[in-house]
RNA sequence: UUGUUAUCAAGAAAGGUGGAGGGAAUAGACCCUUUGAAGCCUUAGCAACCCUUUGAUCAUUUAUUAAAGAAGGUGCUAAAUUCUACCUAAAUACUGGGCCAAAUUAUUA
Numbered sequence: 001u002u003g004u005u006a007u008c009a010a011g012a013a014a015g016g017u018g019g020a021g022g023g024a025a026u027a028g029a030c031c032c033u034u035u036g037a038a039g040c041c042u043u044a045g046c047a048a049c050c051c052u053u054u055g056a057u058c059a060u061u062u063a064u065u066a067a068a069g070a071a072g073g074u075g076c077u078a079a080a081u082u083c084u085a086c087c088u089a090a091a092u093a094c095u096g097g098g099c100c101a102a103a104u105u106a107u108u109a
Base pairs, nucleotide, nucleotide: 001109003107004106006104007103013043014042015041016040017039021032022031023030026085027084028083029082044077045076046075049073050072051069052068053067054066055065056064057063081101086098087097088096089095
């Protein structure tokens, strides 16, 4: 990087360094930012995908499911994935639903 799978309105930040941008890409809106952006480092935390323990079902390996947990592998720690764009609900407003895309987990080539 490709395919598959699941999730995506919850949750959780301080310090150091750095020195002007950032919120994935395009466009628009809006927002954060010299009261210090991104990136990097340290420490802390959140969550529970993988994982650990126990129980149940199935039947012997596993699989499914429930509860509890957090040592380890990832991930994450402004705002819904910030919102909109495409389809749809009488559908140029407003509102709702869905798709696509992105991100992440596990797995595959």
Molecule: SAM riboswitch aptamer (S box leader)
Organism: Arenibacter sp. NBRC 103722